Notes:
SAM riboswitch aptamer (S box leader) from Evansella caseinilytica, 105 nucleotides, folded computationally. Model confidence (mean pLDDT): 84 of 100.
RNA sequence: UUCUUAUCAAGAGAGGCGGAGGGACUGGCCCUGUGAAACCUCGGCAACAGACUGUUUUCAGUUAUUGUGCCAACUCCAGCAAGCUUUAUGCUUGAAAGAUAAGAA
Numbered sequence: 001u002u003c004u005u006a007u008c009a010a011g012a013g014a015g016g017c018g019g020a021g022g023g024a025c026u027g028g029c030c031c032u033g034u035g036a037a038a039c040c041u042c043g044g045c046a047a048c049a050g051a052c053u054g055u056u057u058u059c060a061g062u063u064a065u066u067g068u069g070c071c072a073a074c075u076c077c078a079g080c081a082a083g084c085u086u087u088a089u090g091c092u093u094g095a096a097a098g099a100u101a102a103g104a105a
Stems, first nucleotide, its partner, number of pairs: 001105008013042004021031003025079004043071003048067002050063005075097001080094005
C1' cells in the first nucleotide's frame, strides 16, 4: 500500500512548546491570536486485539498489567441511489468515501 471482517448516536483535557492554521477530499457550516497544526508531559475514555473465567462451533462475562486507538460538533452535515413528503426543502434507508482494530498478501 491492497484485500477481508467488525464497529462508527455513547464516552473522555489540562499544562508546556509553537505561532497560523485545523475539522480526510469537494461544497457548506464551524473551530481558531480569549492562540490552529505539529511535538512533549501528565491525565482520562473506550474495550478492537491481549489476559482471565464459564462454555468449548462459538458465544457471554470480568479486567486495564500489554499492543493500538481516541478525548468540539452523529464519521460536524451533504456528496451516489431509492422511498416518503407540504415540490424544495425536510425525513428515512442503503451504498460510496473515510476512520479505527484484527487478520492476510